This is a predicted structure of an 88-nucleotide RNA (c-di-GMP-I riboswitch aptamer) from a Bacillota bacterium. Model confidence (mean pLDDT): 88 of 100. The organism belongs to Bacillota, within Bacteria. Rfam family: c-di-GMP-I riboswitch aptamer. Its family is annotated with cyclic-di-GMP binding in the Gene Ontology. The sequence was found by an Rfam model in a public genome assembly.

[in-house]
RNA sequence: AGCCGAUAAAGGCAAAGCUUUCAAAAGAAAGCGACGCAAAGCCAUGGGUCUAAGGGUGGAAUACACCUAUGACUGCCAGGUUGCCGGC
Numbered sequence: 001a002g003c004c005g006a007u008a009a010a011g012g013c014a015a016a017g018c019u020u021u022c023a024a025a026a027g028a029a030a031g032c033g034a035c036g037c038a039a040a041g042c043c044a045u046g047g048g049u050c051u052a053a054g055g056g057u058g059g060a061a062u063a064c065a066c067c068u069a070u071g072a073c074u075g076c077c078a079g080g081u082u083g084c085c086g087g088c
Base pairs, nucleotide, nucleotide: 002088003087004086005085012037013036017032018031019030020029021028022027035075041081042080043079045078046077047076048073049072050071054068055067056066057065058064
């Protein structure tokens, strides 16, 4: 430096659910909690997924339906970047 994660240790993160707060929602933050994770550290860059406030279209319409991300998700997959321990 590269590849790998069978074993061990030091430590790390924390799904679902519950509570509170924020948000139009998706979702997020904090606490409790552990299903899991070797990048489940970081970056919305590509794909994907979720939502549709605002805007647009239809509509007699304040109904309602559809479209739309400038809102989100990295614990969906790539890519970028940094990194612990061990093995080769």